[in-house]
């Protein structure tokens, strides 16, 4: 230098054009319980890496470009 795969809550990941962007873990609060732990319930937390474009509508498809990983030269 080409190619390919990835980035979405603190961490792990699911969403392959339309419902208010969701789950487990982990924080917070309450319940349960002589206490802790476990369990059960709520709840808070996101400019979907950035930046344009296509559409009536983008996390999703398109272009570029930043991280990171693989391959090949």
């Nucleotide at each position: 230098g080409c190619u390919c795969c990835g980035g979405u809550a603190g961490c792990u990941c699911a969403g392959u054009g339309g419902c208010u962007a969701g789950a487990g873990c982990a924080c917070a609060c309450g319940g349960c319980u002589g206490u802790u732990a476990a369990c059960c319930g709520u709840g808070g937390g996101g400019u979907c890496g950035u930046a344009g474009g296509u559409u009536c509508g983008a996390a999703u498809c398109c272009u570029a470009u930043c991280c990171g990983g693989a391959g090949c030269g």

The RNA shown here (transfer RNA) has 73 nucleotides and comes from a Candidatus Pacearchaeota archaeon. The prediction has a mean pLDDT of 80. Lineage of the source: Archaea > Nanobdellati > Candidatus Pacearchaeota. The RNAcentral record of the sequence draws on ENA. It matches the Rfam family "tRNA".